This is a predicted structure of an 88-nucleotide RNA (SAM riboswitch aptamer (S box leader)) from a Mollicutes bacterium. Taxonomically the source falls in Mollicutes (Bacteria, Bacillati, Mycoplasmatota).
[in-house]
RNA sequence: CUACCAUUAAGAGAAGGCGAGAGACACGCUCGAUGACCCUUCAGCAACCUGCUUAAACAGUAAGGUGCUAACGCUUGAAUGAUGGUGA
Numbered sequence: 001c002u003a004c005c006a007u008u009a010a011g012a013g014a015a016g017g018c019g020a021g022a023g024a025c026a027c028g029c030u031c032g033a034u035g036a037c038c039c040u041u042c043a044g045c046a047a048c049c050u051g052c053u054u055a056a057a058c059a060g061u062a063a064g065g066u067g068c069u070a071a072c073g074c075u076u077g078a079a080u081g082a083u084g085g086u087g088a
Base pairs, nucleotide, nucleotide: 002087003086004085005084006083007082008081013042014041015040016039017038021031022030023029025077026076028074043069044068045067048065049064050063051061052060053059073080
């Protein structure tokens, strides 16, 4: 970069830093100088991959790799995005 598969109504936040937009897109709506978004640390959630347990598993565990921790992916719409795994 690209293709395929799975998931996307459950769950889980504090501190510090920065300083203006953020929630993918459009409308709406919401969040935001009482500091959002983002970054770091710690904590937590989950269980896709790995590990371990098990005769085995769609079971258990949570050590490792990710991911996630406002609102159903915020609603609707169109179309797709996001995350994980596999392959090139």
The model forms 93% of the base pairs in the Rfam consensus.